[in-house]
RNA sequence: GGGCCGGUAGCUCAACGGUAGAGCAGGGGCCUCUUAAGCCCAAGGUUGAGGGUUCGAGCCCCUCCCGGCUCACCA
Numbered sequence: 001g002g003g004c005c006g007g008u009a010g011c012u013c014a015a016c017g018g019u020a021g022a023g024c025a026g027g028g029g030c031c032u033c034u035u036a037a038g039c040c041c042a043a044g045g046u047u048g049a050g051g052g053u054u055c056g057a058g059c060c061c062c063u064c065c066c067g068g069c070u071c072a073c074c075a
Stems, first nucleotide, its partner, number of pairs: 001071007010024004018055001027041004048064005
């Protein structure tokens, strides 16, 4: 340098182009002698950045950034 895969909540991951969600963690509560477990509630998002297409983009197109795999080059 080329090719491929990935980037969405604190973490791990979903989401047919049509209301962005789950589990865990964290917060509050119930229960319990206490803790753990269990149950309930609420909160938590610049969907890596910018642009384009579209009535509508996490999803499609372009450029860039970051990470991983792979190929090639280089004394």
Annotation: This is a predicted structure of a 75-nucleotide RNA (transfer RNA) from a Chloroflexota bacterium. Model confidence (mean pLDDT): 80 of 100. Its Rfam family is "tRNA". The family's RNA type in Rfam is transfer RNA.